[in-house]
Molecule: SAM riboswitch aptamer (S box leader)
Organism: Cyclobacteriaceae bacterium
RNA sequence: CAUUUAUAAAGAAGGGGGGAGAGACAGGCUCGAAGAUUCCCUGGCAACUUUUAAUAAGCAAUUAUUAAAUAAGUGCCACAACCUGCCCAAACUAAUGGGAACUAUAAAUA
Numbered sequence: 001c002a003u004u005u006a007u008a009a010a011g012a013a014g015g016g017g018g019g020a021g022a023g024a025c026a027g028g029c030u031c032g033a034a035g036a037u038u039c040c041c042u043g044g045c046a047a048c049u050u051u052u053a054a055u056a057a058g059c060a061a062u063u064a065u066u067a068a069a070u071a072a073g074u075g076c077c078a079c080a081a082c083c084u085g086c087c088c089a090a091a092c093u094a095a096u097g098g099g100a101a102c103u104a105u106a107a108a109u110a
Stems, first nucleotide, its partner, number of pairs: 002109007013042005021031003025085004043077003048073002050069008086099004
C1' cells in the first nucleotide's frame, strides 16, 4: 500500500515550542495574533485488541453473548467524520429520514 470485518450524533485539556492560516476538495458554517492548524510533555476519555467472570453452542480446540476491569498495544480529547455533495423516499422545494461512496480508526489476511 491492498482486501475483509466492525465502529464513527456519546466521552475526554492543561503547559511549553512555533507564528499563519486551519477544519482534505467545492458550496456553506465555523476555529484563528485573547495565537488556531501543527510538534513535544503531562493529564484524561473510550473500550477495538487485551484481562476476568457468567451463560449458550461444541467431543474438543474454540466461538458467541452479557457483565466487570484498564496492566499492556493502538486510537481519540472544537463544531455529528462540522453539514451537504451520489441514490431512494418525503411536496410546507427542504442539510427530514434511509442507503451508498469517500475518509478515519481497530482487528485479521496476503